[in-house]
């Protein structure tokens, strides 16, 4: 330098045009326990990497960036 894949709560992740964006772990409060752990209930937490385009409507499709991984040179 070229090709391919990926970028979504703190971490990992589902979702591939229209509801309030999914789940797990973690976090907070309460219950349980003499404590703790495990378990139960509730809650907080993501303007979906950036800029354009298409569309009535974009996290989702298209283009260009930026970043990460793999392959080729």
């Nucleotide at each position: 330098g070229g090709g391919c894949u990926c970028g979504u709560g703190g971490u990992c992740u589902a979702g591939g045009g229209g509801u309030u964006a999914u789940g797990a772990c973690g976090c907070u409060a309460c219950c349980c326990u003499u404590a703790c752990a495990a378990g139960g209930u509730a809650g907080a937490g993501a303007a979906c990497c950036c800029c354009g385009g298409u569309u009535c409507g974009a996290a989702u499709c298209c283009g260009g960036g930026c970043g990460a991984g793999c392959c080729c040179a």

Transfer RNA from Methanomicrobia archaeon JdFR-19, 73 nucleotides, folded computationally. Rfam family: tRNA. Its family is annotated with triplet codon-amino acid adaptor activity in the Gene Ontology. The coordinates come from a structure-prediction model, not an experiment, and the mean pLDDT is 84. It was read from a public genome assembly.